[in-house]
RNA sequence: GGGCGCCGGCAGGCAGUCGCGCGGGCGCGUGAGCGUUUCCGAAAGGGGGCGUUUAGCGUGUGCGAGGCAAAGUCCGGUCUCCACAGGGCAGCGUGCCGGUUAACGGCCGGGGGGGCGGGCUCAAAGCCCGUUCUACGGAUCAGUGCCACAGAAAAUAUACCGCCGGCGGAUCUUCGGAUUCGCAGGUAAGGGUGAAAAGGUGCGGUAAGAGCGCACCGCGUUGCGGGUAACCGCAAUGGCAGGGAAAACCCCACGCGGAGUAAGACCAAAUAGGGGAGGAUGGCUUGGCCCGAGCCGCUAGACUUCCGGGUAGGUUGCUGGAGCCCGUCAGCAAUGGCGGGCCUAGAGGAAUGACUGCCGCCCGGCCGUGAGGUUGGGACCAGAAACCGGCUUAUCGCCGCGUCCAUCU
Numbered sequence: 001g002g003g004c005g006c007c008g009g010c011a012g013g014c015a016g017u018c019g020c021g022c023g024g025g026c027g028c029g030u031g032a033g034c035g036u037u038u039c040c041g042a043a044a045g046g047g048g049g050c051g052u053u054u055a056g057c058g059u060g061u062g063c064g065a066g067g068c069a070a071a072g073u074c075c076g077g078u079c080u081c082c083a084c085a086g087g088g089c090a091g092c093g094u095g096c097c098g099g100u101u102a103a104c105g106g107c108c109g110g111g112g113g114g115g116c117g118g119g120c121u122c123a124a125a126g127c128c129c130g131u132u133c134u135a136c137g138g139a140u141c142a143g144u145g146c147c148a149c150a151g152a153a154a155a156u157a158u159a160c161c162g163c164c165g166g167c168g169g170a171u172c173u174u175c176g177g178a179u180u181c182g183c184a185g186g187u188a189a190g191g192g193u194g195a196a197a198a199g200g201u202g203c204g205g206u207a208a209g210a211g212c213g214c215a216c217c218g219c220g221u222u223g224c225g226g227g228u229a230a231c232c233g234c235a236a237u238g239g240c241a242g243g244g245a246a247a248a249c250c251c252c253a254c255g256c257g258g259a260g261u262a263a264g265a266c267c268a269a270a271u272a273g274g275g276g277a278g279g280a281u282g283g284c285u286u287g288g289c290c291c292g293a294g295c296c297g298c299u300a301g302a303c304u305u306c307c308g309g310g311u312a313g314g315u316u317g318c319u320g321g322a323g324c325c326c327g328u329c330a331g332c333a334a335u336g337g338c339g340g341g342c343c344u345a346g347a348g349g350a351a352u353g354a355c356u357g358c359c360g361c362c363c364g365g366c367c368g369u370g371a372g373g374u375u376g377g378g379a380c381c382a383g384a385a386a387c388c389g390g391c392u393u394a395u396c397g398c399c400g401c402g403u404c405c406a407u408c409u
Stems, first nucleotide, its partner, number of pairs: 001405005007400004012359007020064004025059004030055011066381002071392002074390005079260004091256005096110005111136001112134009137251002143249002146244002160191002162187003166183007199217006218240001219238008264316004274307005282296005323342008361378007
């Protein structure tokens, strides 16, 4: 100086002008409701004053997005309503062990396995160390299906090349045999194919070979020991089951009712419709009143009144909570306990903004030996909507830490 980490912190500051949402305060006088009082009036009713509530207006004040993304709505929960005897089937999800938590498919720790690097070793297998990844129940002791291309063969193992001895023919011969062709066999060491070929390495053995025999490693079984467990170690024993894939069906174990705050709760107009009671010497219009006239109605009920449901609208749910910050203790850690401090948006077409100036940050140009000056440009992703815990994804630039690389001293 550069890269990386998806590690920690930040995500411009101040001032002015204008504007938005929510909550208090103060003021105003209008509209509406209620209470009280007073005046006019015989009454019905009408006018005024005061107080209060509510809506409105004005003024002033407090608070007002995140980047452990407010996002995707993927997983888990709180809350709410609906459904629900019990059991089973289907469907979906999870899947080594332990811990953590309200819960989880999250997180932490551990175990097993794979990759890479280094070491031990003549070398290989193997073992050890570091680092990194890991959807990691079951593929002999349920079943079915699949494995492209290549290859002889892809799972009842198999014989393409090769190797080996035997038999027969041909050629040569120093008469021992050699070479070559054919036939039926043996062989899984070597070659070749493939992502994968029926344990690995070495020694013995053999016609050539082969767990055929042996040693070590691997594998199975049994026992003992360690560990909460996954699992690990040791010993004995079997020459040794038979590939891969369950992110194919499937099997096993465990878990899961549905819908979401537009959930849900409360108040409640007009109009229409429903129910109860009254209702005919009826109601309404015209009108100051009466007659009259007109309309509606007379038990299938005009009209009056009461009740209940729903709609518009309003209130609530609504933000003080598995809350945030600091310290301390327990724990390897995730996390938890204790103490102290803090209050931090709550809308409902949905606020959290715009402009200007100065300062700061980043990039480039010019000037300057240099400190620096000057000038032009840049500043991300995104944006609450009931709330919380995670996961995943997006993100300009700066600072810190860790790590790796390069160069210089």